Predicted 3D model of a 92-nucleotide RNA (THF (Tetrahydrofolate) riboswitch aptamer). Its Rfam family is "THF (Tetrahydrofolate) riboswitch aptamer". From the family's description: Tetrahydrofolate (THF) riboswitch was first reported for Ames et al. as an RNA motif in 5' untranslated (5'-UTR)regions of folate transport and biosynthesis genes in Firmicutes genomes.

RNA sequence: GGUAGAGUAGCCAAGGCGCGUUAAGUGUUGCGAAACGGGACGUUGUUCGCAAACGAAAGGAAGUUUCCUGCGGUGCCGCGGCGCGUCCGCUC
Numbered sequence: 001g002g003u004a005g006a007g008u009a010g011c012c013a014a015g016g017c018g019c020g021u022u023a024a025g026u027g028u029u030g031c032g033a034a035a036c037g038g039g040a041c042g043u044u045g046u047u048c049g050c051a052a053a054c055g056a057a058a059g060g061a062a063g064u065u066u067c068c069u070g071c072g073g074u075g076c077c078g079c080g081g082c083g084c085g086u087c088c089g090c091u092c
Stems, first nucleotide, its partner, number of pairs: 002092001004091002010082003015077004019072003028052007038088005058069004
């Protein structure tokens, strides 16, 4: 010097194992907090706590507590894919 490259939080998702269907969970709003490429500023997104409102898809076997098919913006793992704006740093 380079129209080079890598890496965060996290997102989608094949597949697997569960939970709920006696409604938890998910989602929404408000307030507060936390972490978030190696550094600075910042963006986006994420997580947690509290509060509020809203709110669901069951059916069939078996026969007494199980099974099957569904359903839930369902939990965990994650083949694969995606994934920082400026400057500096790193690799080449």